RNA sequence: AUGGAGAGUUUGAUCCUGGCUCAGGAUGAACGCUAGCGGGAGGCUUAAUACAUGCAAGUCGAGCGAGAAGCUACCUUCGGGUAGUGGGCAGCGGCGCACGGGUGAGUAACGCGUACACAAUCUACCUUAUAGAGGAGAAUAGCCCUGGGAAACUGGGAUUAAUGCUCCAUAGUAUUACACUUUGGCAUCAAGGUGUAAUUAAAGCUCCGGCGCUAUGAGAUGAGUGUGCGUACUAUUAGCUAGUUGGUAAGGUAACGGCUUACCAAGGCUACGAUAGUUAGGGGGCGUGAGAGCGUGACCCCCCACACGGGUACUGAGACACGGACCCGACUCCUACGGGAGGCAGCAGUAAGGAAUAUUGGACAAUGGGCGAAAGCCUGAUCCAGCCAUCCCGCGUGGAGGAUGACUGCCCUAUGGGUUGUAAACUCCUUUUAUUUGAGAAGAAACGCCUGGAUUUAUCCGGGCCUGACGGUAUCUUAUGAAUAAGCACCGGCUAACUCCGUGCCAGCAGCCGCGGUAAUACGGAGGGUGCAAGCGUUAUCCGGAAUCACUGGGUUUAAAGGGUGCGUAGGUGGUUUAGUAAGUCAGAUGUGAAAGCCCGGCGCUUAACGUCGGAAUUGCAUUUGAUACUGCUGAACUUGAAUCAGGUUGAGGUGGGCGGAAUGUGGCAUGUAGCGGUGAAAUGCAUAGAUAUGCCAUAGAACACCAAUUGCGAAGGCAGCUCACUGGCCCUGAAUUGACACUGAGGCACGAAAGCGUGGGGAGCGAACAGGAUUAGAUACCCUGGUAGUCCACGCCCUAAACGAUGCUUACUCGAUAUUCGGUCGUAAGACGGAGUGUCCAAGGGAAACCGAUAAGUAAGCCACCUGGGGAGUACGUUCGCAAGAAUGAAACUCAAAGGAAUUGACGGGGGUCCGCACAAGCGGUGGAGCAUGUGGUUUAAUUCGAUGAUACGCGAGGAACCUUACCUGGGCUCUAAUGCGCGUGACCGAUCCUGAAAGGGAUUUUCUCUUCGGAGCACAAAGCAAGGUGCUGCAUGGCUGUCGUCAGCUCGUGCCGUGAGGUGUUGGGUUAAGUCCCGCAACGAGCGCAACCCCUAUUCCUAGUUGCCAGCACGUAAUGGUGGGGACUCUAGGGAGACUGCCGGCGUAAGCCGUGAGGAAGGUGGGGACGACGUCAAGUCAUCAUGGCCUUUAUGCCCAGGGCUACACACGUGCUACAAUGGCGUAUACAGAGGGUAGCGAAGCCGCGAGGUGGAGCCAAUCCCAUAAAGUACGUCCCAGUUCGGAUUGGAGUCUGGAACUCGACUCCAUGAAGGCGGAAUCGCUAGUAAUCGCGCAUCAGCCAUGGCGCGGUGAAUACGUUCCCGGACCUUGUACACACCGCCCGUCAAACCAUGGAAGCUGGGGGUGCCUGAAGACGGUGACCAUAGAGGAACUGUCUAGGGUAAAAUCAGUAACUGGGGUUAAGUCGUAACAAGGUAGCCGUACCGGAAGGUGUGGCUGGAAUACCUCCUU
Repeated sequence: AUGGAGAGUUUGAUCCUGGCUCAGGAUGAACGCUAGCGGGAGGCUUAAUACAUGCAAGUCGAGCGAGAAGCUACCUUCGGGUAGUGGGCAGCGGCGCACGGGUGAGUAACGCGUACACAAUCUACCUUAUAGAGGAGAAUAGCCCUGGGAAACUGGGAUUAAUGCUCCAUAGUAUUACACUUUGGCAUCAAGGUGUAAUUAAAGCUCCGGCGCUAUGAGAUGAGUGUGCGUACUAUUAGCUAGUUGGUAAGGUAACGGCUUACCAAGGCUACGAUAGUUAGGGGGCGUGAGAGCGUGACCCCCCACACGGGUACUGAGACACGGACCCGACUCCUACGGGAGGCAGCAGUAAGGAAUAUUGGACAAUGGGCGAAAGCCUGAUCCAGCCAUCCCGCGUGGAGGAUGACUGCCCUAUGGGUUGUAAACUCCUUUUAUUUGAGAAGAAACGCCUGGAUUUAUCCGGGCCUGACGGUAUCUUAUGAAUAAGCACCGGCUAACUCCGUGCCAGCAGCCGCGGUAAUACGGAGGGUGCAAGCGUUAUCCGGAAUCACUGGGUUUAAAGGGUGCGUAGGUGGUUUAGUAAGUCAGAUGUGAAAGCCCGGCGCUUAACGUCGGAAUUGCAUUUGAUACUGCUGAACUUGAAUCAGGUUGAGGUGGGCGGAAUGUGGCAUGUAGCGGUGAAAUGCAUAGAUAUGCCAUAGAACACCAAUUGCGAAGGCAGCUCACUGGCCCUGAAUUGACACUGAGGCACGAAAGCGUGGGGAGCGAACAGGAUUAGAUACCCUGGUAGUCCACGCCCUAAACGAUGCUUACUCGAUAUUCGGUCGUAAGACGGAGUGUCCAAGGGAAACCGAUAAGUAAGCCACCUGGGGAGUACGUUCGCAAGAAUGAAACUCAAAGGAAUUGACGGGGGUCCGCACAAGCGGUGGAGCAUGUGGUUUAAUUCGAUGAUACGCGAGGAACCUUACCUGGGCUCUAAUGCGCGUGACCGAUCCUGAAAGGGAUUUUCUCUUCGGAGCACAAAGCAAGGUGCUGCAUGGCUGUCGUCAGCUCGUGCCGUGAGGUGUUGGGUUAAGUCCCGCAACGAGCGCAACCCCUAUUCCUAGUUGCCAGCACGUAAUGGUGGGGACUCUAGGGAGACUGCCGGCGUAAGCCGUGAGGAAGGUGGGGACGACGUCAAGUCAUCAUGGCCUUUAUGCCCAGGGCUACACACGUGCUACAAUGGCGUAUACAGAGGGUAGCGAAGCCGCGAGGUGGAGCCAAUCCCAUAAAGUACGUCCCAGUUCGGAUUGGAGUCUGGAACUCGACUCCAUGAAGGCGGAAUCGCUAGUAAUCGCGCAUCAGCCAUGGCGCGGUGAAUACGUUCCCGGACCUUGUACACACCGCCCGUCAAACCAUGGAAGCUGGGGGUGCCUGAAGACGGUGACCAUAGAGGAACUGUCUAGGGUAAAAUCAGUAACUGGGGUUAAGUCGUAACAAGGUAGCCGUACCGGAAGGUGUGGCUGGAAUACCUCCUU
């Protein structure tokens, strides 16, 4: 010392800036749902709108007259009368009515608050002191009489009283005047003393106690006045003021005063905010906050103002008076139409307005007030009650036990489990509250009456009696019994609390972010849960959080923000020493700071709220005493700040004049000939009338190459040939002079690039606008040819720029390095030291970071300027300036939840560097043209099933659609089923025959179980059942599989280190490689997935083994053949080894490695090929291979069958085949493979057929037999360049084969036919060696086949690569970015549409205020006053001045509205372009001018907040 919490939201992610939003508290509240009780509070915030009705201020007979009813007494004609008494009704008179109660319209003011002052004042009732109260008189209300009027009210006559009124007397401590004098103070003066003169008083009543009356003083209380300080917003209100400011005199007031009047003077207020406008009662306090503050002024208290709107005075101690008066106005009511009445912002209440705020209650019992001597009367003040969850506080709706953890509900992985939940049921207990029974307060003590005592009868004390609206209320008690009592909001994050169903960007939610498009914890419902609880939520408002206006406690290089620059006024701040003072400052004391409230401690209601007592606090103001360090003020001094002076430099500093050469244009002359010029390429243009080019001469204007630099100068803008004149400044050295003379600087003044404006010149080049030529889809542009203003000069304006270091000025302090300009000192020089500038790098430190870093953005001080989310907008309106353009100042409505800064990782770039790839280039062959085949689109159709759609779909799923397939269409049928399993029953089923039918199916007839270990099993059928079924949907719910980037070389991790962080480092760098391959270096060290290798085939060789393979040698045999014996040599087969590793040599290199017609070797630098595909991307493809969540369907979207379709055909595209021919076609002859397949099969020989094929059937389950003749090639012959002896489509005829069946819709054969096509536009594809090209062979699927497809096999077998500029793709590094759905990105403006707010505007309407003039009620102040009247006064009437209000005129101002018009904002998919972000494809932007549909373009000057490249310079090492 008691006091301080944050979160969400900008991004792919990060840090910062910055706004928006939330969690808290509060309320005179309202609304929604709900509601048991009590206590204490509060209750028209809106229309100061209008009010029906009742009540809210009266009282006194002890002031006065009079005196009804009644009573008493007497009289009586019994009708009544008289006297007395008499608290009625009214009157005169006194006091009160100026308090209490209400409201907040007005008021920005001495209104309020606080502190002073009144020597400039008043104060009824009350207290106190002194003195006094003698005499006289005239009226008047009432009453009585009599009138007017509807009423309200009012006229006349007679008479009367008083504490009503008048006169006379008396009087000083009263008042006035004068003279003398004392004391004091604050200037005028104040308080006294003495003397003289003058003026003014009174009321009675009485029970005899007293109460009243008059004068004066004092007190108390209340009021009035003045002053200091404080007290809202706007400068887009800058000047205001005529009684205004002061003086003199007079008047007026309780009192000062221009308060009022006359005269005189010309003042007074204002940037420290006058005047004007808008808003508002002020304070104590209240809410919030840690506080400082911010907001507010309900209830309670104090002050002010008001009382239907406005004005005015009267009475009074006090009013210019809420329930008084007069007048004007508006409104309402009554009326006999002649006139009258009224004022709830008192209490209730009504209407209206509104989201919204109560009873036409009781009582004066208490407290207080008025009157009264008192009893008492009055009191909507007050005390109580009623209504309202409006707020605060308290209580209750039960407590304990109770697990088959019951049922229901809900959820799930669903035989079962979880949850609701000890919750319930059930057992025991309690009784607050509610209900019932009875008792029953405190608040009451006075006054008064009775009585006792003290004392002096007054007065005081004691006892008794009387008095309660609230109220039979609080409280206590009896009885019964868990009995009478729970809701509301929320549950995506913030923020405590989760699941199911429904819905399907719909309905809806939402405070912010945001949810919802078929699996929603976010919508609606349910179950469950969380929070609070007789309340809970919502809305509105305030404070907080918000350090988001920052005094406490912020910022300004790039986020919003430094004025374009200087000079300088006011102001703010200010060096050293000393003396004084004491204004600031500090300390003490005194007064005040009302009470209530807040805080602390007690006390009283059962507790609390609430009430009450005491204390503290009230941070303030005033006075006073002291202190004197600091600041201020006054005086004296100083020299270091500042200035002056002397000497010496320096520089594109400024102004004016003169001079110069190069270049350009033009003119002249000459030489000379056909082009020049210009561009990416061109054209316009110039040129045979002689251009361009060249030479000479002349002339004009503008700018000054080299020097020249990151140089220099200037306050900034800016300044460049040479020279002269004038002129400003910095700097250095000296320390002679002054002695703080200084710093900053709101307003102000001056300067201020370019463009632009005015007047007059000038005009070479350049060059907005404009014209033409190009480019282009267009091209109002970029490019080209011309070209006006302008650019230049003089004078005058304009005053803005990215006027930038995006960094205000001054001063001090805080490591170093280095370069350079100008002085100085030392030194021979190199260099050293010490100043003033200009740059670069860095320490500490700062910063969000980038970066800054003695030229600070560090550490401090002083002063100025500026900022407070983005847009709207530097716009509108207003004002100032300007000739204009425009500049300066400078908003709001509305709208968004962001806008923004720096940095990071990616991606991208018509950025850069390095590298790779059949990527280009170099080649070879194709496609695109033809015919056909095949797939796709489209179209058609009953259906042409579905999927695949850039690369990465399209001879793809299909490795074989005539039926089947088949999913599609038409038609006919079935409904537990076409299939399978389980369980139950039966014993058949199958088969055969017939009918119907297109078939499926239906119907009929016939036949009738088998095996057995006797348990059962197999098969079939029927009924009912459990599991159905679906090529239906969703590949964007999924698994699996696959394509592509890409066989590209990448993708990551651990630890460490760096960074606030995202992240970085490693992985970058220097080399090298096919490779993140390896080496070297390095804050990194290691590791993983990829690369490579390990696997398979192939190329060489060896070993082993030889059947079906082979046959050299040896035999046998054949017409011939490894046919046979035999052999293992060879080929081959298939197992295992070897071999290749830059290992060797040379060169280069630190190494890794590279190079070589190197050696050796079958092979040489991964030998060739295959399998193998990192992290990931494309919501890539597939629910129709399969699997699978969810949804849908169930006499159908399932199943069966027949026929049709998937084969359609104007057309378009992809992929292929065959060709166009002579390197060829045809004919004849002839040579050489490999790899496969074969029993529902391959099928030999032989025979038949021209042939497809038929017949035949050997052999073969295969190194044995068969398919099976390989073809290109080679040899010979022919064709002779033609639409052909090329080409084979199409069509006709005749056949073969498969199949149940070739019509739609098969293949093949033969004969005949003989189309297009003569090498293919733009464009485009493949391929780098056993490759391309070319040639044939085989296989899968398959009854057959639309196969020219796919997958394999071998034969023949090239050309070219200079090279990496370009196209495409990729990798790494770097750079820019406004992209991150990542360039197929983002994004600008016009136009069109809808909605919203707003500016201008001919006008129209309204409000408030002011001014001039006219009029002018009541009233006030004057004048006259012939009439009235007089005891004393005076009054009517007429009239002057002022004045509320009214009228009128012109103008200003503020609103509303408006034809039309301007821009702005917002809005899933509109139009035109493409301006910006990458070098954004013409770098962008700023100012200005012109032009253009639009973004915009161009000129001129400026900036870097431009990329890339080169050079120079500097720095570091």